[in-house]
């Protein structure tokens, strides 16, 4: 330089296709039940401007556009 992929709570993911309640799942985190005390289970809360910008819409995690990281493949140079 060309083409693809990803980007949502810490921490892995899914929800994007085909727009519509309050964005949800595991595991961590806090508080409590539970135990003689630990660890198991249990309840119940805390955490998210869904990568930035901007656009289309009554309405955007979801269409569009452009930028940014990261990440594969290919070309390019030696």
């Nucleotide at each position: 330089c060309g083409g693809g992929g990803u980007g949502u709570g810490g921490c892995g993911c899914a929800g994007c296709c085909u727009g519509g309640u309050u964005a949800g799942c595991g595991u961590g985190c806090u508080a409590c039940c539970u135990u003689g005390g630990g660890g198991u289970g249990g309840u119940a809360g805390a955490g998210g401007u869904c990568g930035c910008g901007g656009g289309u819409u009554c309405a955007a995690a979801u269409c569009c556009c452009g930028c940014c990281a990261c990440u594969c493949c290919g070309a390019c140079c030696a």
The RNA shown here (transfer RNA) has 78 nucleotides and comes from Nitratiruptor sp. Rfam family: tRNA. It is annotated as a transfer RNA. The coordinates come from a structure-prediction model, not an experiment, and the mean pLDDT is 81. The sequence was found in a public genome assembly.